[in-house]
RNA sequence: AUUUAUGAUCGGGAGAGACUAAAUACUUUUUAGCGCCGAAGGAGCAACCACCCCGGAAACUCUCAGGCAAAUGGACCGAUACAGGCAU
Numbered sequence: 001a002u003u004u005a006u007g008a009u010c011g012g013g014a015g016a017g018a019c020u021a022a023a024u025a026c027u028u029u030u031u032a033g034c035g036c037c038g039a040a041g042g043a044g045c046a047a048c049c050a051c052c053c054c055g056g057a058a059a060c061u062c063u064c065a066g067g068c069a070a071a072u073g074g075a076c077c078g079a080u081a082c083a084g085g086c087a088u
Stems, first nucleotide, its partner, number of pairs: 001088002004085001006083002008080005017034001019033005035068003041064001042062003048056002
């Protein structure tokens, strides 16, 4: 210097009860109950990849956790005179 995992910042970003009861508060809290969602995280299956051994692996499935007005969060996608391991 280049490539690039990753991080940072910015933009986009779905689903599902602002349910019921009680207490408390006076806005959005707590507890309990019923219903529901799938895109933090976690777990399961395995098409596929790799294969001497050891392995990797979904947006599918589960719903432990999380979530069900807005805001926040949010897998993932994009951007950058930003940071940056490895490699060359």
A computed fold for an 88-nucleotide RNA from Pelagibacteraceae bacterium AG-430-E20, annotated as Glycine riboswitch aptamer.
Its mean pLDDT, the model's own confidence on a scale to 100, is 75.
Its Rfam family is "Glycine riboswitch aptamer". Rfam describes the family as follows. This family represents the bacterial glycine riboswitch. Rfam links the family to the GO term glycine biosynthetic process.
The organism belongs to Candidatus Pelagibacteraceae, within Bacteria.
It was read from a public genome assembly, where an Rfam model found it.